[in-house]
A computed fold for a 146-nucleotide part of an RNA from Salinibacter altiplanensis, annotated as small-subunit ribosomal RNA, 3' minor domain. The coordinates come from a structure-prediction model, not an experiment, and the mean pLDDT is 83. It was read from a public genome assembly. Its Rfam family is "Bacterial small subunit ribosomal RNA". Lineage of the source: Bacteria > Rhodothermia > Rhodothermales > Salinibacteraceae > Salinibacter.
Context: one part of a larger RNA
RNA sequence: CACCGCCCGUCAAGCCAUGGAAGCUGAGAGCACCCGAAGUCCGUGACCCAACCUUUUGGGAGGGAGCGGCCGAAGGUGAGCUCAGUGACUGGGGCUAAGUCGUAACAAGGUAGCCGUAGGGGAACCUGCGGCUGGAUCACCUCCUA
Repeated sequence: CACCGCCCGUCAAGCCAUGGAAGCUGAGAGCACCCGAAGUCCGUGACCCAACCUUUUGGGAGGGAGCGGCCGAAGGUGAGCUCAGUGACUGGGGCUAAGUCGUAACAAGGUAGCCGUAGGGGAACCUGCGGCUGGAUCACCUCCUA
């Protein structure tokens, strides 16, 4: 730059992040069940044993190997939970000198605008009902100032 102004939405193009999504991949914390090492503890201990008792080819007390059991790490199985990444397709959002369609809003913006709600429509939007003045114009009334 001042109406040859400003400006809205769909559509098209590019870039960016993001929501949904059959699923796929991974991580984490637990749960249920299975298996169950080491080891303590409990039971057993027909086999073994120097210390104690008895006094002797031995017996007893005590201890041990072995065996059984409770607990039990790792591991396995199962159904879920949480969190990441990824995902055909899909939803809108942001940004980007000169794309498309219209012209909704701003001056009574050419149907005043806006709010709520319902229906409709390529899009801005349109229509109905109710509400507001943050509406111009004209007339009248009341009030204020000069």